A computed fold for a 346-nucleotide part of an RNA from an uncultured bacterium, annotated as small-subunit ribosomal RNA, central domain. It matches the Rfam family "Bacterial small subunit ribosomal RNA". Its family is annotated with structural constituent of ribosome and ribosome in the Gene Ontology. The full RNA is in RNAcentral, with records from ENA. The prediction has a mean pLDDT of 90.
Context: one part of a larger RNA
RNA sequence: CUGGGCGUAAAGCGCACGUAGGCUGUUUGAUAAGUCAGGGGUGAAAUCCCGCGGCUCAACCGCGGAACUGCCUUUGAUACUAUCGAACUGGAGUUCGGGAGAGGACAGCGGAAUUCCAGGUGUAGGAGUGAAAUCCGUAGAUAUCUGGAGGAACAUCAGUGGCGAAGGCGGCUGCCUGGACCGGUACUGACGCUGAGGUGCGAAAGCGUGGGGAGCAAACAGGAUUAGAUACCCUGGUAGUCCACGCUGUAAACGAUGGAUACUAGGUGUUGGGAAGUUAUUCUCGGCGCCGUAGUUAACGCGUUAAGUAUCCCGCCUGGGGAGUACGGUCGCAAGGCUGAAACUC
Numbered sequence: 001c002u003g004g005g006c007g008u009a010a011a012g013c014g015c016a017c018g019u020a021g022g023c024u025g026u027u028u029g030a031u032a033a034g035u036c037a038g039g040g041g042u043g044a045a046a047u048c049c050c051g052c053g054g055c056u057c058a059a060c061c062g063c064g065g066a067a068c069u070g071c072c073u074u075u076g077a078u079a080c081u082a083u084c085g086a087a088c089u090g091g092a093g094u095u096c097g098g099g100a101g102a103g104g105a106c107a108g109c110g111g112a113a114u115u116c117c118a119g120g121u122g123u124a125g126g127a128g129u130g131a132a133a134u135c136c137g138u139a140g141a142u143a144u145c146u147g148g149a150g151g152a153a154c155a156u157c158a159g160u161g162g163c164g165a166a167g168g169c170g171g172c173u174g175c176c177u178g179g180a181c182c183g184g185u186a187c188u189g190a191c192g193c194u195g196a197g198g199u200g201c202g203a204a205a206g207c208g209u210g211g212g213g214a215g216c217a218a219a220c221a222g223g224a225u226u227a228g229a230u231a232c233c234c235u236g237g238u239a240g241u242c243c244a245c246g247c248u249g250u251a252a253a254c255g256a257u258g259g260a261u262a263c264u265a266g267g268u269g270u271u272g273g274g275a276a277g278u279u280a281u282u283c284u285c286g287g288c289g290c291c292g293u294a295g296u297u298a299a300c301g302c303g304u305u306a307a308g309u310a311u312c313c314c315g316c317c318u319g320g321g322g323a324g325u326a327c328g329g330u331c332g333c334a335a336g337g338c339u340g341a342a343a344c345u346c
Base pairs, nucleotide, nucleotide: 003318004317005316006315007300008299012314014201015200016199017198021194022193023192025088026087027086028085029084030083031082033081034080035077036076037075038074039073040072041071042070049065050064051063052062053061054060091191092188093187094186095184096183097182098181103177104176106174107173108172109171110154115149116148117147118146119145120144121143125136126135162169163168206247207246208245209244210243211242215241216240220236221235222234223233258313259312260311261310262309263308266291267290268289269288270287271286272285273284274283275282276281295302296301319346320345321344328339329338330337331336
């Protein structure tokens, strides 16, 4: 290398769009490039293999055969692949009518609660803990009522529920906008699948500039605990958390399970459509769950949402540590990211 693998043992890129490439439905005609068959030429000798022979044997040597798996040429075959032509509708898409949805962007609005400010009532405590203390309070706190300010998040509904490619998305209203699903007619006619590079999106934290700042809260300070306590608990508290624009590009980015297509018992729940109906229900298409047959798996488990049976394309793995380190390259303002060894050692 052939190979064997990738839910949990090493191994699925975080996700998508898409270039090259690879692969590609049904029928038919042509060509004959791949493919297959026959003939011819060539494939030097030596070597290798087989047989026979010569040195007393062997190594070695001689003779003959086979082989030289290849290339070129020619005559044919046409199932498959390919190319060109014609056609088809089941894949894919367009069109019309519907209903569902925290899908996305922007703007406006709402109530509860916390905090703060002003005022009223009112008096000695409040807060906090395992217990305390730091802390707040007679300069009138806590409690309670009224008014105001401001920021952030949206209880109940809420669900094993819905939507989205993933990250993710939850008060209400408006406007703009993406996708999926169901049902029907007509149309296009393979227009498809995957996707090295590439491009875009991408939680939280972090970074830059400018705003904002109620609550929470790394760092930090104090009080406790303790042998100590750079912690767990408590009182405070700054970045940050929020907004706009730009960067970063990573996560146990998880279903630890790449995408597409086809096939292979069912039962049950739920969600969005449709059809029939005697209104009991039944059937059907699309999702989300549970159980389970065949099968599969080292086992656990998976099981029409496959980890079953197959095909196509991509990515990745090849003992542990050293190490996701060093060096180089590249990206980044930085933090760092991506790519990614070896010595040595077990």